Large-subunit ribosomal RNA, domain II from a Microthrixaceae bacterium, 676 nucleotides, folded computationally. The RNAcentral record of the full RNA draws on ENA. The coordinates come from a structure-prediction model, not an experiment, and the mean pLDDT is 85.

[in-house]
Context: one part of a larger RNA
C1' cells in the first nucleotide's frame, strides 16, 4: 500500500407522548417462596374512580364573603399494565486534546554550592623588590645587572564552539578543515546539597534524565472539547432548509418558518371571471418644498459724473420680488397607472390542496440568472434587499469542453414511432433545400468616442438641351499706383472706403509671387463638347481606430464569398431518459369487483414502512463417516439484501419452521492488531 480479523446510538432510572397489545370502573404486582424451564403463588403497594379549601373541614360542590350576590376551581369526556419508539438524566453513538488538581520518584544529564583530590609540553616578555654605577645638599631621577609578577603574550594536552562542509547525516546536535581560551572568574575525578508554582540561574525563559512559560509517575478519569473526523444490509413511499425575532450572539443555541407520520375538519386551498375597497409606485407635472438656466421689469447695493449739504444724473456692473420662457427632485407632488394586496359571488378542480392538534426531526454558511432598488465606480465570478427561476438535493438533449444558462423532470425493459431546445457541407444524426436581397471585410467568427468620394436602399433640394458638371480655347478690361500709411505699399504687411465707365464678363480683387513693380493664377464670361451633375438627411451591412507574453489559438476544427455569411419568406428532416407504441413492478384512487379503469413512482438532510442476513435460547419437524460445517469452481431462483442445486475439497456437527434475546452487517475514522 493492499489483505484479513477487530471496530461506533448501548444499558440503568425518571417522566411525558404517539404506535401495538392484555385487562377494564377497575388495572397492577414488588421483595420473596416453588419449579430445570414455562410458569404457579405472593394484593404489601402504586395509578384511576371528587373535589374544593393555607387547613379545621365541608362535599356535586367547594373557596372567598355579612350574604340565599356576584367571581375562582371542579362537577360532562376510562382507566391502568406490558413491549416498542422519540425526548431527559446518567461517560450515553465512538475515537481525540492541550489542559487543572492530588500523592509519590527523580541532581548517574544539566545549573549553582559544598568537601576532599589531580591537570595544564614547550617557547616568549621581564612589574615591583634588591645590588652595583651615575646623580642630588638630601631626594628625586637616569643606567647596568639581579629578579620572576601578570583574569601578559605564541603554542600542544585540556576546555569551548565563531565560519563551512555535513543536514532522508556515519550521528535524534556529532566529524573534517579553519577558529577563540589555554595560571585562571581555569579545567576536571570522587562523595555531597537544592525537587515541582519548587529548585538552581554572570538571566537565554535557560537547565532540572534526547521532556521546561512549570519534569516524570500513577490516580481524579471514560476530565471537557457549542470543534475536525468516522458511524457496517436492502428495498418502498414523501420530502426540506440555509428566512424572521432574541443570544458574551454571529460556523452554537431558543422559538417561529420550511419536512415527516397520525387523528380531526370535508374545498374551508389554489386558478379564473364578475363586483366592491384601500393605496401614493412607474409614469408625468411645477400647484406647495427646494434646487436651477436665460429674457423682461425692478426695490436695494456698487461704479462714474455733479456736490458744502441735502438732491440729482448715468452705468456693456451684481440683483430680492414680480413676469415670461424652458428644466431637475428618494426624503417635493396640482396628479397619476399596470401589477400586486384586501373582502365577497360565481365557475373550474383528483393536487396525497388547505387549516387545527399531537409524535419525530433537520435547516437557521446558500450559489448563480432575470427583474426592481440601496452600496461601489449607473466597477467585480463585489455586496445587500425584493420578486420570480434554476442549481443545492436534478439525470437526459443543447451551449466544443462548462452546479446555477436553454429545453426537458429518469419506476424498469424493447435493435418500434412524434417532437423540444439546437441544429441539417464533412468530422457529426438531417437539404451543399426553395424564393428574394445584402456583405466582400474571412465582416460573419471580441470592442468605443470619432474618422472616410465603401456599398445597397429611401427622402428634400440646386443648376441643366435657352446646354449643366469636368476638360480644353479665349477673355480676365478702363478711371486707378483708390484714400491713407510708409524707405516704398501699384488687387495682394496694415488702416479706410468698396464707387464709377466699357461690356458677353471682368472684385478697388481668391491664392501664388517681387525690395517695390512685373508675372502666374481665381471668382465671372464666350466658344468647344453633348447628358446628366452638385448638396443635405434618414437608413441596411460593411473599413479604420484594434498592441501579451511555449505555438495558429477572438469560428469546436476542416473549410465556406449568388456562402457553409447576414436579412425576410417558405416546405422538409435530424434530434432527449420528454410524449406514444408494447410488457412487467409497486403504490393511490374509483368501481358495474371486471381482476377492470385512471393517476401516481428524481431526490441531500430528514419522517415513515416493509424484509433479507449473523450470533445465541427454547418448542417443533429434519439432515449427517452412504460425510455435517468451512473453502474453491459451475449451474440456477428471488424485486433487493440474499437463497438453492452440483462438483471438488474437508472430516463432524448442521439445518426448516414458530417465538424470545442481541457484544447483528464496514471501505472510509492520518482508526487498531497481524501477515505480505
Nucleotide at each position: 500500500g493492499c489483505c484479513a480479523g477487530c471496530g461506533a446510538g448501548u444499558u440503568g432510572c425518571g417522566g411525558u407522548a404517539c404506535g401495538c397489545g392484555g385487562c377494564a370502573a377497575g388495572g397492577u404486582u414488588a421483595a420473596c417462596c416453588a419449579g430445570a424451564g414455562a410458569u404457579g403463588g405472593g394484593g404489601a403497594g402504586c395509578c384511576g374512580g371528587a373535589g374544593c379549601g393555607a387547613a379545621a373541614g365541608c362535599g356535586a360542590g367547594u373557596c372567598u364573603g355579612a350574604a340565599c350576590a356576584g367571581g375562582g376551581c371542579g362537577u360532562u369526556c376510562a382507566g391502568u399494565c406490558g413491549c416498542g419508539u422519540g425526548c431527559g438524566u446518567a461517560g450515553a453513538c465512538c475515537c481525540g486534546a492541550a489542559g487543572c488538581c492530588g500523592a509519590g520518584u527523580g541532581a548517574u544529564c544539566u545549573a549553582u554550592c559544598c568537601a576532599u583530590g589531580g591537570g595544564c609540553a614547550g617557547g616568549u616578555u621581564g612589574a615591583a623588590g634588591c645590588g652595583g654605577g651615575g646623580g642630588u645638599a638630601a631626594g628625586a631621577c637616569c643606567c647596568c645587572g639581579u629578579g620572576g609578577a601578570g583574569g601578559a603574550c605564541c603554542g600542544a594536552a585540556c576546555c569551548c564552539a565563531c565560519c563551512u562542509a555535513g543536514g532522508u547525516g556515519a550521528a535524534a546536535a556529532c566529524u573534517g578543515g579553519g577558529g577563540g581560551g589555554a595560571u585562571g572568574a581555569c579545567c576536571u575525578g570522587u562523595g555531597g546539597a537544592u525537587a515541582g508554582g519548587g529548585g538552581u540561574g554572570a538571566a537565554a525563559g535557560g537547565c532540572c534524565a534526547a521532556u521546561c512559560a512549570a519534569a516524570c509517575u500513577c490516580g481524579g478519569u471514560g476530565a471537557u472539547a457549542g470543534c475536525u473526523g468516522g458511524u457496517u444490509c436492502u428495498c418502498c413511499c414523501c420530502g426540506a432548509a440555509a428566512u424572521g425575532c432574541a443570544u458574551u450572539u454571529a460556523g452554537g443555541u431558543g422559538c417561529a418558518g420550511c419536512g415527516u407520520c397520525g387523528a380531526a375538519u370535508g374545498u374551508u386551498c389554489a386558478g379564473c371571471a364578475g363586483u366592491g375597497g384601500a393605496g401614493g409606485u412607474a409614469g408625468a407635472g411645477c400647484a406647495c418644498u427646494g434646487g436651477a438656466u436665460g429674457g423682461g421689469c425692478u426695490a436695494g447695493g456698487g461704479g462714474u459724473c455733479c456736490u458744502a449739504c441735502a438732491a440729482g444724473a448715468u452705468u456693456a456692473c451684481c440683483g430680492a420680488a414680480c413676469u415670461c420662457a424652458g428644466c431637475c427632485a428618494a426624503a417635493c407632488u396640482c396628479c397619476g397607472a399596470a401589477u400586486g394586496c384586501c373582502a365577497u359571488u360565481g365557475c373550474u378542480c383528483c393536487a396525497u390542496a388547505g387549516u387545527u392538534c399531537g409524535g419525530c426531526a433537520g435547516u437557521g454558511a446558500g450559489a448563480c440568472c432575470a427583474u426592481g432598488g440601496g452600496g461601489g465606480a449607473u466597477g467585480a465570478g463585489c455586496u445587500u434587499c425584493a420578486u420570480g427561476g434554476u442549481c443545492g438535493a436534478g439525470a437526459g438533449g443543447g451551449a466544443a469542453a462548462c452546479a446555477g444558462c436553454c429545453c426537458a423532470g429518469a419506476c424498469c425493459g424493447c435493435c418500434g414511432g412524434c417532437u423540444a431546445a439546437g441544429g441539417c457541407c464533412c468530422c457529426u444524426a438531417a437539404u451543399u433545400c426553395u424564393a428574394g436581397a445584402c456583405u466582400a471585410a474571412g465582416u460573419g467568427g471580441a470592442a468605443a468616442a470619432c474618422g472616410a468620394u465603401g456599398u445597397g436602399a429611401g427622402a428634400u433640394u440646386g443648376c441643366c438641351u435657352a446646354g449643366a458638371c469636368a476638360g480644353c480655347c479665349a477673355g480676365g478690361a478702363g478711371g486707378u499706383u483708390g484714400g491713407c500709411u510708409u524707405a516704398g505699399a501699384a488687387g495682394c504687411a496694415g488702416c479706410c472706403a468698396c464707387c464709377c465707365u466699357u461690356g458677353a464678363a471682368a472684385g478697388a480683387g481668391u491664392g501664388c509671387g517681387u525690395a517695390a513693380c512685373a508675372g502666374c493664377u481665381c471668382a465671372c464670361u464666350g466658344g468647344u463638347c453633348g447628358a446628366g451633375u452638385g448638396a443635405u438627411c434618414u437608413u441596411g451591412c460593411g473599413c479604420g481606430g484594434a498592441c501579451a507574453a511555449u505555438g495558429u489559438a477572438a469560428c469546436g476544427g476542416g473549410g465556406c464569398u449568388c456562402a457553409a455569411g447576414u436579412c425576410u419568406a417558405g416546405a422538409g428532416c435530424c434530434g432527449a431518459a420528454g410524449c406514444c407504441g408494447c410488457g412487467g413492478a409497486u403504490c393511490c384512487g374509483c368501481u358495474u369487483u371486471a381482476u377492470g379503469c385512471g393517476g401516481a413512482u428524481g431526490g441531500u438532510a430528514g419522517g415513515g414502512g416493509a424484509g433479507c442476513g449473523u450470533c445465541g435460547a427454547u418448542c417443533u419437524c429434519g439432515c449427517a463417516g452412504u460425510g455435517a460445517a468451512g473453502c474453491g469452481g459451475c449451474c440456477g431462483u428471488g424485486g433487493a439484501a440474499a437463497c438453492g442445486g452440483u462438483c471438488g475439497u474437508g472430516g463432524a456437527g448442521c439445518g426448516u419452521g414458530g417465538u424470545c434475546g442481541a457484544g447483528u452487517g464496514c471501505g472510509a475514522a492520518u482508526g487498531c492488531u497481524g501477515g505480505c
The source organism's lineage runs through Bacteria, Bacillati, Acidimicrobiia, Acidimicrobiales and Microthrixaceae.